[in-house]
Predicted 3D model of a 155-nucleotide RNA (FMN riboswitch aptamer (RFN element)) from a Spirochaetales bacterium. It matches the Rfam family "FMN riboswitch aptamer (RFN element)". Its family is annotated with FMN binding in the Gene Ontology. Rfam describes the family as follows. The RFN element is a highly conserved domain that is found frequently in the 5'-untranslated regions of prokaryotic mRNAs that encode for flavin mononucleotide (FMN) biosynthesis and transport proteins. The prediction has a mean pLDDT of 78.
RNA sequence: CAAGACUUUCGGGGCAAGGUGAAAUUCCUGACCGGCGGUAGGGGUCCCGUGGCGGACCCGAGCCCGCAACCCGCGUUUGAGCGCUCCGCUCCGGCGCGGCUGAUCCGGUGAGAUUCCGGAGCCGACAGUUACAGUCUGGAUGGGAGAAGGUCGAC
Repeated sequence: CAAGACUUUCGGGGCAAGGUGAAAUUCCUGACCGGCGGUAGGGGUCCCGUGGCGGACCCGAGCCCGCAACCCGCGUUUGAGCGCUCCGCUCCGGCGCGGCUGAUCCGGUGAGAUUCCGGAGCCGACAGUUACAGUCUGGAUGGGAGAAGGUCGAC
C1' cells in the first nucleotide's frame, strides 16, 4: 500500500393549538418533518508567496442527476409439501435481472446557481383504522442506499 476478498459497527424525522362529529393525530383551519450518493459559485480551516477567477480538506439541494425501502414480473436456487418416479406442480425464503416509484418557480447577485440570498409554492409506498393518514398502528428487534473501521492483499 491499488484492484479485489473477507469482516465489524453504524445506518429516518414529523400534527402543537383549534373546528365539525357518535366516531378523525385520517376531514377542515393550522402545525410539523426531510434517508443515501453526486453536483456546488455559499460557509469554515489550512497552505503557497506566482497575492491568484490560486491550491488542499471539511460542511452544504426533500422538489437538478441518480439510489434505497414497498409493490409487480421473469430467471435461478436451498428447503418443505404434492402428483408420481420420466419429469412436473405448489409454498416460505435466498440470489440475479427488469418494471413501478412524488414534487419548483419568481426575483437578486454573478462569467457561471432549479444548489447561494429573498419570496411564494409544491411533494411524500403499502396494509390497517368507529371517517379518507408524509406525521398514528403494522409488516419492521426486518430490509436498505450507503458511511466509518479492521484483516488479508501486487509492484

The sequence was found by an Rfam model in a public genome assembly.